[in-house]
Context: one part of a larger RNA
């Protein structure tokens, strides 16, 4: 020279740096004033913005102590709090510590919470709320080889299992397949038992007769699931409400979208910017949305994610310089 520091400063500009304002700066207490959209009427809310703040000296008031005093009258003294006005001083008076930057839109998750001890705190899990299954107690679930043990000091308003995940507005069609439960005159169907055949015994080889189970029938999607193609058609064109077939167990409904979901795709339009692969609104033949595998919409809350403004700044243009302390050089 290049380092170290939870060190400091910096003219003009101000996010041009970068995946990304990472990190820095900024804001900051406390009176006073005033305060949107939205909303579950609590909230948002310290919203957001704006004024003030030191000291001295004077006076006014509240509250309360002591002392005089018969007194809770009155008056002197002390405290603690609130004004008021005059006056002073400095670049600056919450002079140092201390001590929020704000604001809009959008995903996602309602929230407080939980979680990978030593990469992930997060949209992951949990939660109130909802649904569905199963259990009448010598139950049902689960642990044990069993003896016994947890649910259980527990009894259906209760315990065991799934699945959604507040409240609001909803939650559509399919039981053909696979599970599940239920029935069953019939069929199918082992052993065992009954009875043959095997000159007698044996080895072999037959028949009946039946349980679950299976075929059968039904039933059951907040069970696992799934949830179409083809042409024709309306006085310009375009589209097709309407027609016609194919074919399925039904052929995606309400609603939502280039979405955390869209290949093509940087989709076309309208905003933002001079310029916007990202962002917000729209559109919607949607490769491969879509309804407790939830569907939509949401105030409030999030050390979650995207974008955009104001403020700020050495992140940057483009680097300069102090301090300490390392290290170097000299003695």
């Nucleotide at each position: 020279c290049c380092g170290u520091a939870u060190g400091g400063c910096g003219a003009g500009g101000g996010a041009a740096c970068u995946c990304g304002g990472c990190a820095a700066a900024a804001u900051a207490g406390c009176u006073c004033c005033g305060u949107a959209c939205c909303u579950a009427u609590g909230g948002u809310a310290u919203a957001a913005g704006g004024a003030g703040u030191g000291c001295c000296u004077g006076c006014a008031g509240u509250u309360u102590u002591c002392a005089u005093g018969a007194a809770g009258a009155a008056u002197g003294g002390g405290a603690a709090c609130c004004g008021c006005a005059g006056g002073u001083c400095g670049c600056a008076g919450u002079g140092a510590c201390a001590a929020g930057g704000g604001g809009g839109u959008c995903c996602c998750g309602a929230c407080u919470g939980u979680u990978u001890a030593a990469u992930a705190a997060a949209a992951a899990c949990a939660c109130a709320g909802g649904u569905g299954g199963u259990c009448g107690c010598u139950a049902g679930u689960c642990c044990g080889a069993a003896a016994g043990g947890a649910u259980g000091u527990g009894u259906a308003c209760g315990g065991c299992c799934u699945c959604u995940g507040u409240a609001u507005c909803c939650a559509g069609g399919c039981c053909a397949g696979u599970g599940g439960c239920g029935g069953u005159a019939c069929c199918u169907a082992a052993a065992a038992c009954c009875u043959g055949g095997g000159u007698u015994c044996a080895a072999c080889u037959g028949g009946g007769c039946u349980a679950a189970g299976g075929g059968c029938c039904g039933c059951u999607a907040a069970a696992c699931g799934c949830c179409g193609g083809g042409a024709g058609u309306a006085a310009c064109u375009c589209u097709g409400a309407c027609u016609c077939u194919c074919u399925u167990a039904a052929g995606g409904u309400a609603g939502c979208c280039a979405a955390a979901u869209g290949c093509c795709u940087u989709g076309u339009c309208g905003g933002g910017u001079a310029a916007g692969u990202u962002c917000c609104g729209a559109c919607g033949u949607g490769c491969a949305u879509g309804a407790a595998u939830g569907g939509a919409a949401c105030a409030a809350c999030g050390a979650g994610g995207a974008c955009c403004c104001c403020g700020c700044u050495g992140u940057c243009c483009c680097c300069g310089c102090c301090u300490a302390c390392a290290a170097c050089c000299c003695g």
Overview
The part of an RNA shown here (large-subunit ribosomal RNA, domain IV) has 331 nucleotides and comes from a metagenome. It matches the Rfam family "Bacterial large subunit ribosomal RNA". Its Rfam clan is "LSU clan".